[in-house]
Context: one part of a larger RNA
RNA sequence: CCCUCGUUAAGGAAUUCGGCAAAAUUGAUCCGUAACUUCGGGAAAAGGAUCGCCCCAUUGAGUGAAGGUUGAACGACUGGAGCUUAAGGGGGCCGCAGAGAAAAGGCCCUGUCGACUGUUUAACAAAAACACAGGUCUCUGCCAACUCGAAAGAGGAAGUAUAGGGGCUGACACCUGCCCAGUGCCGGAAGGUUAAAAGGAGGGGUUAGUGACUUCGGUUGCGAAGCUCUGAAUUGAAGCCCCGGUGAACGGCGGCCGUAACUAUAACGGUCCUAAGGUAGCGAAAUUCCUUGUCGGGUAAGUUCCGACCCGCACGAAAGGUGUAACGAACGGGGCACUGUCUCAACGAGGGACUCG
Numbered sequence: 001c002c003c004u005c006g007u008u009a010a011g012g013a014a015u016u017c018g019g020c021a022a023a024a025u026u027g028a029u030c031c032g033u034a035a036c037u038u039c040g041g042g043a044a045a046a047g048g049a050u051c052g053c054c055c056c057a058u059u060g061a062g063u064g065a066a067g068g069u070u071g072a073a074c075g076a077c078u079g080g081a082g083c084u085u086a087a088g089g090g091g092g093c094c095g096c097a098g099a100g101a102a103a104a105g106g107c108c109c110u111g112u113c114g115a116c117u118g119u120u121u122a123a124c125a126a127a128a129a130c131a132c133a134g135g136u137c138u139c140u141g142c143c144a145a146c147u148c149g150a151a152a153g154a155g156g157a158a159g160u161a162u163a164g165g166g167g168c169u170g171a172c173a174c175c176u177g178c179c180c181a182g183u184g185c186c187g188g189a190a191g192g193u194u195a196a197a198a199g200g201a202g203g204g205g206u207u208a209g210u211g212a213c214u215u216c217g218g219u220u221g222c223g224a225a226g227c228u229c230u231g232a233a234u235u236g237a238a239g240c241c242c243c244g245g246u247g248a249a250c251g252g253c254g255g256c257c258g259u260a261a262c263u264a265u266a267a268c269g270g271u272c273c274u275a276a277g278g279u280a281g282c283g284a285a286a287u288u289c290c291u292u293g294u295c296g297g298g299u300a301a302g303u304u305c306c307g308a309c310c311c312g313c314a315c316g317a318a319a320g321g322u323g324u325a326a327c328g329a330a331c332g333g334g335g336c337a338c339u340g341u342c343u344c345a346a347c348g349a350g351g352g353a354c355u356c357g
Base pairs, nucleotide, nucleotide: 001352002351003350004349005348006347007346008345010343011342014341019338027051028050029049030048031047036041038171052093053092054091055090056089058087059086060085061084062083063082067078068077069076070075094098106336107335108334109333110332111331112330113328114327118130119129134169135168136167137166138165139164140163146155147154148153172323173322174321175320177253178252179251182250183249184246185245186244187243188242191241192240193239197235198234202230203229204228205227206226209222210221211220212219213218254272255271256270257269258268281315282312293309294308295307296306297305
């Protein structure tokens, strides 16, 4: 010096990102216990008092001996000693200390998020993430939808719409506004477009035959049937176009200018654009850049915190909005208690380090 411990004057968070770590609290009985609340809780809230040993009597509880009564007997009834235990009462004793050691909640106030118990990154994250009961939309009529599987088949389910699958939301309370123009989905089928297929007008190739020319060797045309290649019109479904619906479907929810008898502001007016221009509620927020916004509270002093304001860079209603008792090894802020966290370090113990081996 390192590790693991113990103790410490005075102070008591001045330490630090932060009370991290440590200390403190800790049992039983009795008293007492707030806001709030979903009336269950909150609550062991908080905060107090008592506790040992000896003697005496008392009361309750458990067990139940001797004895007594009865009976032919088994037994029944009675009886209450002794022992155990609990509670309070009276008297006494000792120590600094009586839950005498060990084991054995620190508490309070106020916010954010998530209702809750649960689940999770095996080995850096336990959370505000996932799940959840509840809500809602949608698909599915049973050989169900859906999933696995070339298939057989299986799951769904030995279930049957109070069932099963999928999506979103996430207890509960109060609520959940406007837009269907785009995209999706659902419905419609008049018209347009449209595949294979059907259809076969027409065209090409081949050549039995045949015309013309000929130097008689050929050259050049036309061309039936068959075979073959191609092929227009026309008929032709879903889909798409089209017409409607639909937001707890994907999503979206404006700009500029002016105006009131101080000023400021604008209930009001004008204008442009849009499918419609953000309603309730909340708001410098887990969201606010400017920003340590401004005001109030808390502190001697507060970029954090709490309450307001609203100028919301860029909240907002089931990618839910706002509240909310209880709950949380969650995350902020404050306080009491307590302490070697610190002022500021000291001493002690054990094990290392060091020397020899």

Description
Model confidence (mean pLDDT): 88 of 100. A computed fold for a 357-nucleotide part of an RNA from an invertebrate metagenome, annotated as large-subunit ribosomal RNA, domain IV.